The RNA shown here (THF (Tetrahydrofolate) riboswitch aptamer) has 93 nucleotides. The model forms 94% of the base pairs in the Rfam consensus.
RNA sequence: AAUAGAGUAGCAAAGACGCGUCAAGUGUUGCAGAAUGGGAUGUCGUUUGCAAACGAAAGGCUUAGCCUGCGGUGUCUUUGCGCGUCCGCUAUA
Repeated sequence: AAUAGAGUAGCAAAGACGCGUCAAGUGUUGCAGAAUGGGAUGUCGUUUGCAAACGAAAGGCUUAGCCUGCGGUGUCUUUGCGCGUCCGCUAUA
């Protein structure tokens, strides 16, 4: 020098435990930020705050509540997928 590999934020599915159903959450738009392979940098990826618009599936029972559903619902675990540029790390001959 060359080749290959490891490793991120996250994404999908399944399971468990929850939340809401007197409407939060999820999703959309705008503005301002944050973090993001081991290091630096970075967004058309992720996410926080504010504002705006839009929007829903409830029902049963023996009624301090419980159960069954519903929500493009939250968290965790498992499996699979998984950094653009530069530098590093490991392995090979």